[in-house]
This is a predicted complex of two RNAs, RNase P RNA and transfer RNA, with 500 nucleotides together. It holds a member of the Rfam family "Bacterial RNase P class A". The family's RNA type in Rfam is ribozyme.

RNA sequence: CCAGUUGGCCGGACGGUCGCCGGAGCACGCCGUGGUUCUCGGACCCGGUGCGCGACGGAGGAAAGUCCGGGCUCCACACAGGAACGGUGCCGGGUAACGCCCGGCGGGGGUGACCCCAGGGAAAGUGCCACAGAGAGCAGACCGCUCCGGCGCCGCUUGUCGGAAGACGGCCGGAGCAAGGGUGAAAGGGUGCGGUAAGAGCGCACCGCGGGGCUGGCAACAGAACCGGCAUGGCAAACCCCACCGGGAGCAAGACCGAAUAGGGGUGGCGCGGGCCCGCUUCGGCGGUGUCCGGGGCCCUGUGGCCCGCCGCCCGGGUUGGUUGCAGGAGGCGCCGGGCAACCGGCGUCCCAGAUGAAUGACCGUCACGUCGGUGGGAUCGCCCGCCGGCCGUACAGAACCCGGCUUACAGGCCGGCUGGCACA
RNA sequence: GCCCACGUAGCUCAGUGGUAGAGCACUCCAUUGGUAAUGGAGAGGUCAAGAGUUCGAUUCUCUUCGUGGGCACCA
Numbered sequence: 001c002c003a004g005u006u007g008g009c010c011g012g013a014c015g016g017u018c019g020c021c022g023g024a025g026c027a028c029g030c031c032g033u034g035g036u037u038c039u040c041g042g043a044c045c046c047g048g049u050g051c052g053c054g055a056c057g058g059a060g061g062a063a064a065g066u067c068c069g070g071g072c073u074c075c076a077c078a079c080a081g082g083a084a085c086g087g088u089g090c091c092g093g094g095u096a097a098c099g100c101c102c103g104g105c106g107g108g109g110g111u112g113a114c115c116c117c118a119g120g121g122a123a124a125g126u127g128c129c130a131c132a133g134a135g136a137g138c139a140g141a142c143c144g145c146u147c148c149g150g151c152g153c154c155g156c157u158u159g160u161c162g163g164a165a166g167a168c169g170g171c172c173g174g175a176g177c178a179a180g181g182g183u184g185a186a187a188g189g190g191u192g193c194g195g196u197a198a199g200a201g202c203g204c205a206c207c208g209c210g211g212g213g214c215u216g217g218c219a220a221c222a223g224a225a226c227c228g229g230c231a232u233g234g235c236a237a238a239c240c241c242c243a244c245c246g247g248g249a250g251c252a253a254g255a256c257c258g259a260a261u262a263g264g265g266g267u268g269g270c271g272c273g274g275g276c277c278c279g280c281u282u283c284g285g286c287g288g289u290g291u292c293c294g295g296g297g298c299c300c301u302g303u304g305g306c307c308c309g310c311c312g313c314c315c316g317g318g319u320u321g322g323u324u325g326c327a328g329g330a331g332g333c334g335c336c337g338g339g340c341a342a343c344c345g346g347c348g349u350c351c352c353a354g355a356u357g358a359a360u361g362a363c364c365g366u367c368a369c370g371u372c373g374g375u376g377g378g379a380u381c382g383c384c385c386g387c388c389g390g391c392c393g394u395a396c397a398g399a400a401c402c403c404g405g406c407u408u409a410c411a412g413g414c415c416g417g418c419u420g421g422c423a424c425a
Numbered sequence: 426g427c428c429c430a431c432g433u434a435g436c437u438c439a440g441u442g443g444u445a446g447a448g449c450a451c452u453c454c455a456u457u458g459g460u461a462a463u464g465g466a467g468a469g470g471u472c473a474a475g476a477g478u479u480c481g482a483u484u485c486u487c488u489u490c491g492u493g494g495g496c497a498c499c500a
Base pairs, nucleotide, nucleotide: 001421002420003419004418005417006416007415008414009413010412012367013366014365015364016363017362018361020058021057022056025053026052028050029049030048031047032046034045035044036043037042060396064407065406067405068404069403070402071401072250073249074248075247085246086245087244088243089242090104091103092102093101094100105119106117107116108115109114120241121240125239126238127235128234129233142181143180144177145176146175147174148173149172150171151170153163154162155161156159189207190206191205192204193203194202208230209228210227211226214223215222216221254324255323256322257321264315265314266313267312268311269310270309272294273293274292275291276290277288278287279286280285295308296307297306298305299304317499318498319497331350332349333348334347335346336345337344338343368394369393370392371390372389373388374387375386376385377384378383426496427495428494429493430492431491432490435449436448437447438446443480451467452466453465454464455463473489474488475487476486477485
């Protein structure tokens, strides 16, 4: 210098003009059976309300997708446990928690830095393995290889004859083999040597695999030696088994106030019980602002007054208002300490958006960066350093109860670590 | 803001691991004097997109994109 890999940060700056949202506070007006004082006109305070001014503050790294995990709220349920359903899945650690993060292990890719992996169990059981192929799950023999038996062509002297013929090869039948070919994603270890009629873990060496112990490690796992000749292939993001986790809903949750309506009807559960009366009746009962007694709740000094239901679902009706939840939190920043790291602890300091058709913007000037065009210089074809101009561009995208993550989008720029190659010293 | 469902031919839908189908619509032919109906033949698909699991994915899993629906308060 080129190519690459990885971690972190920023994501236009300054000034002017005009606007938007929140807003401690200040000033003025009005209201009050409000309070204090009083010179009885008033003054001050408090509360409500209207208008004006207004210090100060005002989007993000993803505010996004809503994919996980929590806080918080309501509902359900004695707790716990189980069933069903859903999720997660190597080991250790971090955390409020997680499917997240960190550090390791194993496997795969890359020359390397480094990257990727839903990475438990296939010897509990069930299921699937299309097409092709001989055979696809207690495997199989198409071509092929080997051995054995039989057959063939010519001559005439018809024989235990001679020749082609020395063997290879051909056809038929029987037996052995699984090395090679071929099919397939996958064919019951791989390479080599020996062995054999040909072959084969048949034997041996190395590699792989399995087994029980040993050593190291918290563990996943790794290592060397021994034994075993090799055995029941793949798929669990198919059912399933094992271990662990999970009650459900979500701020339009929930609470309070106000306006309006037919303050209604049906149904289920819990709770207000008894007697009389009336109406209906299928004679079981049902309904009633009827009455009496007892009981409960609220108001109240009290005689007393008022109410007797609450909750869920459905039908019907009304409204499209306000307050709260809601901005101090697993909070930000700095320093110190522990830890390889994720992260944790201590101290100091700061308060940092709260809209509800939804606030951050527009214009101008200067500058920065990129891009395009022209031009000058240097060089190792690509590139680098300047000058002038165009005004082209400055992304992705907008909080809505709040946090921790993941994923996705993003013009461009800055800083650090590391790897490979080339050149020079 | 929150919670669900669905994307397959021009339209409406099947298919749920093994070469993607049906009805209507479209094109051509026959039939008719001509049209419709009918009969025959045919064309038309990135199974929304991208990754992963698998020998193999429309189907199983994840991410993204698009479409549709529901959830307010009071009595």